Description:
Transfer RNA from a Methanomicrobiales archaeon, 88 nucleotides, folded computationally. The sequence was found in a public genome assembly. Rfam family: tRNA. From the family's description: Transfer RNA (tRNA) molecules are approximately 80 nucleotides in length. By type it is a transfer RNA.
[in-house]
RNA sequence: GCGGGGGUAGCCAAGCCCGGUCAACGGCGCCGGAUUUAGGGUCCGGUCUCGCAGGAGUUCGAGGGUUCGAAUCCCUUCCCCCGCACCA
Numbered sequence: 001g002c003g004g005g006g007g008u009a010g011c012c013a014a015g016c017c018c019g020g021u022c023a024a025c026g027g028c029g030c031c032g033g034a035u036u037u038a039g040g041g042u043c044c045g046g047u048c049u050c051g052c053a054g055g056a057g058u059u060c061g062a063g064g065g066u067u068c069g070a071a072u073c074c075c076u077u078c079c080c081c082c083g084c085a086c087c088a
Base pairs, nucleotide, nucleotide: 001084002083003082004081005080006079007078010028011027012026020068029047030046031045032044033043034042035041048057049056050055061077062076063075064074065073
């Protein structure tokens, strides 16, 4: 350089094809509670920000575009992985 795959919350990871019901399945971790003498395990709740709450706001590597509406479609770009090519 060419081809292919990928980047989602503290971590892993689904969703992408076929736009809306998505603060985003699920698991781990963490916090609180129940059970237990205790620890572990199990169960329940919580875990982006603001709010007592109803609710509101922001978010899917970065930037832009399309659209009433984008994690999802299009363009540009950064990074990672695999194969090939190149060099030696």